A computed fold for a 72-nucleotide RNA from an Anaerolineae bacterium, annotated as transfer RNA. The organism belongs to Anaerolineae, within Bacteria. The RNAcentral record of the sequence draws on ENA.

RNA sequence: GCCCGCAUAGCUCAGUGGUAGAGCACGUUCUUGGUAAGAACGGGGUCAUGAGUUCAAGUCUCAUUGCGGGCU
Numbered sequence: 001g002c003c004c005g006c007a008u009a010g011c012u013c014a015g016u017g018g019u020a021g022a023g024c025a026c027g028u029u030c031u032u033g034g035u036a037a038g039a040a041c042g043g044g045g046u047c048a049u050g051a052g053u054u055c056a057a058g059u060c061u062c063a064u065u066g067c068g069g070g071c072u
Base pairs, nucleotide, nucleotide: 001071002070003069004068005067006066007065010024011023012022013021018055026042027041028040029039030038048064049063050062051061052060
């Protein structure tokens, strides 16, 4: 220099163009003599950034940034 993949909650990851989710973690409550374990409820998101297509974009297209891999 060229090519490919990834970027979504604190972490690990789902998500068929039509209301953004799960597990763990966190908070409150219940349970217990107390803790752990368990149960119920809850909070938390600029879907990396910027543009484009569309009635509508986390999803499709392009560029940029970061990370990983391959080729030379």
The same sequence occurs in records of 2 taxa. Rfam family: tRNA. The family's RNA type in Rfam is transfer RNA.